[in-house]
Context: one part of a larger RNA
Molecule: small-subunit ribosomal RNA, central domain
Organism: uncultured bacterium
RNA sequence: UUGGGCGUAAAGCGCGUGUAGGCGGCUUUGCAAGUCGGGUGUGAAAGCCCUCAGCUCAACUGAGGAAGUGCGCCCGAAACUGCUUAGCUUGAGUGUCGGAGAGGAUGGCGGAAUUCCCCAAGUAGAGGUGAAAUUCGUAGAUAUGGGGAGGAACACCGGUGGCGAAGGCGGCCAUCUGGACGAUUACUGACGCUGAGACGCGAAAGCGUGGGGAGCAAACAGGAUUAGAUACCCUGGUAGUCCACGCCGUAAACGAUGAGAACUAGGUGUCGUGGGUGUUGACCCCCGCGGUGCCGUAGCUAACGCAUUAAGUUCUCCGCCUGGGAAGUACGGCCGCAAGGCUAAAACUC
Numbered sequence: 001u002u003g004g005g006c007g008u009a010a011a012g013c014g015c016g017u018g019u020a021g022g023c024g025g026c027u028u029u030g031c032a033a034g035u036c037g038g039g040u041g042u043g044a045a046a047g048c049c050c051u052c053a054g055c056u057c058a059a060c061u062g063a064g065g066a067a068g069u070g071c072g073c074c075c076g077a078a079a080c081u082g083c084u085u086a087g088c089u090u091g092a093g094u095g096u097c098g099g100a101g102a103g104g105a106u107g108g109c110g111g112a113a114u115u116c117c118c119c120a121a122g123u124a125g126a127g128g129u130g131a132a133a134u135u136c137g138u139a140g141a142u143a144u145g146g147g148g149a150g151g152a153a154c155a156c157c158g159g160u161g162g163c164g165a166a167g168g169c170g171g172c173c174a175u176c177u178g179g180a181c182g183a184u185u186a187c188u189g190a191c192g193c194u195g196a197g198a199c200g201c202g203a204a205a206g207c208g209u210g211g212g213g214a215g216c217a218a219a220c221a222g223g224a225u226u227a228g229a230u231a232c233c234c235u236g237g238u239a240g241u242c243c244a245c246g247c248c249g250u251a252a253a254c255g256a257u258g259a260g261a262a263c264u265a266g267g268u269g270u271c272g273u274g275g276g277u278g279u280u281g282a283c284c285c286c287c288g289c290g291g292u293g294c295c296g297u298a299g300c301u302a303a304c305g306c307a308u309u310a311a312g313u314u315c316u317c318c319g320c321c322u323g324g325g326a327a328g329u330a331c332g333g334c335c336g337c338a339a340g341g342c343u344a345a346a347a348c349u350c
Stems, first nucleotide, its partner, number of pairs: 003322004007304002012318001014201004021194003025088003030083002033081002035077008049065006091191001092188003095184004103177007110154001115149006125136002162169002206247006215241002220236004258317006266295011299306002323350003332343004
C1' cells in the first nucleotide's frame, strides 16, 4: 500500500460559507465515450501447458499445437453510466398567511446589592477564623436612617425550557437585522449533496492604543498553619476582569459521536404549531409536522452502553488513525507586535 478502523482503546478538522473535484430524482429522444458481443491484426524467441519424438529411462533436448486474461482497427447491441432532446414534480428553492424564541447589532431606561463620599443619631468595639492574628476603630469605626457618586452584573420568572453553525446568548424598551418552524400548495423545474485548497466566525487567557475601574482578583505584601508552607485559611492588593478599535486563533472548542439521504417496534414527558371531536369559552381527548429529554424491542458493541436525535441496516462526499517514549518536539516554511500558532520528522530507546 491493501485491509481494518475513528463515543470511552490510536483516530471526526472548534464551527460555517463555498471553489475545483467526487456523487446525484422520475419519464422520454438521439449519439455511442464508458460498457457488452462478434471479427481481424498484433501480442518475438525461449519458458509455462498439451501431443508426439531423440539420447537405454529421466533430467535435458527437438517438432507441432494451445495459451498469452493485453492493445489497435472494423462491425454490431443500447439495459446501465456519460453526453444530448423534450418533459415531470416527489428532492431543492420561491410566494402568501401565522405565531414562537436569552439569535445578532446599536441606542436608551430601571431597580436590588456591594464599595466610596456627605449628613444625622450613637458608643466601644468591629472584622475574621477550626482557633487566632495581620487589618479597621475614641482623629468616632461596626450596626441604623437620609442624601449623593460610580462601576459591574441582572434575584424571582427559570424549566429535564428556548434560540444559534459553533463559540455562545438571560432586567426592560425602541430601531436595524439573520435563521428556523407551522399552514397553504400558487410559482420555478433537479436549480441538489459533499467539499481538497480558499475565505469568514471563533470561550477564556494574553497583546497594542485610548478610556474606565464598584466588586472580584493572578502577581505581590503581611497574618496564620506547618518540621518546612514559595500552598490550602485570613487581611490587604496590582495587572486583569468592563468599553472602543486592532491583534491573537487556542480549549475536556465534548454528544470526547463530520455532513447529507433513505429504511428499521413501541411507551412516556416537554417546547412551537396545525387539523378533528367537543363545550361552540379555556382545558381534556384523537391525529399530524418540527424541536428537545427519558425508558426500551430488534440489531449493534470488547464491555459500558447506543437504540427513528443510532453507536442499527445502507449509499454519497470530506477529515483523520496505523505500538509506547523521544514529540505535537527539532529543523524548514507560513502566520503573529509578542506570547506563540499551523504544518511536522529522525537518531536513539522499550